[in-house]
RNA sequence: GCGCCCGUAGCUCAGUGAUAGAGCAAAACUUUCCGAAGGUUUAGGUCGCACGUUCAAAUCGUGUCGGGCGCU
Repeated sequence: GCGCCCGUAGCUCAGUGAUAGAGCAAAACUUUCCGAAGGUUUAGGUCGCACGUUCAAAUCGUGUCGGGCGCU
């Protein structure tokens, strides 16, 4: 230098055009003599960034940034 893959909640990941989700973690309540485990509920996101396509974009296109792999 070229090609491919990944970027979504604190962490690990789903969601591939029509209301952004799960598990773990966190908080409150419940339970207990006190804890742990269990149960219920809540909070937490401008989907890496910019532009474009579309009635509508996390999702499609272009560029860019970061990470990984391969080739030279």
Molecule: transfer RNA
Organism: uncultured Bacillales bacterium